[in-house]
RNA sequence: AUCAGAAAAAGGCAAACUUAUUGAAAAAUAAGGACGCAAAGUCACAGGUCUAAGGUUUAAUACGAUGACGGCUGGGCUACCUGA
Numbered sequence: 001a002u003c004a005g006a007a008a009a010a011g012g013c014a015a016a017c018u019u020a021u022u023g024a025a026a027a028a029u030a031a032g033g034a035c036g037c038a039a040a041g042u043c044a045c046a047g048g049u050c051u052a053a054g055g056u057u058u059a060a061u062a063c064g065a066u067g068a069c070g071g072c073u074g075g076g077c078u079a080c081c082u083g084a
Stems, first nucleotide, its partner, number of pairs: 002084004012037002017032006035071001041077003045074003048069003055063002
């Protein structure tokens, strides 16, 4: 440096749910909590998904991201341990 994650060690993250706060919502943050994770570290770049306040439209509604999701897939960057 590259590849791999069977076994082991040190540690790490934290789904659902609950409470509080923020938000129009999706959702986020904090605390509790562990379903899982070898990149469940990071970047909305490509695809995908969610929401629809403002806007346009309508009889009902519908469209729509400038709002979100990386624990949906791909890609970029970085990284612990062990083995080859």
The RNA shown here (c-di-GMP-I riboswitch aptamer) has 84 nucleotides and comes from Heyndrickxia shackletonii. It matches the Rfam family "c-di-GMP-I riboswitch aptamer". From the family's description: GEMM was predicted in a large-scale screen for bacterial structured RNA regulatory elements. Its family is annotated with cyclic-di-GMP binding in the Gene Ontology. Of the family's consensus pairs, 95% are formed in the model. The prediction has a mean pLDDT of 86.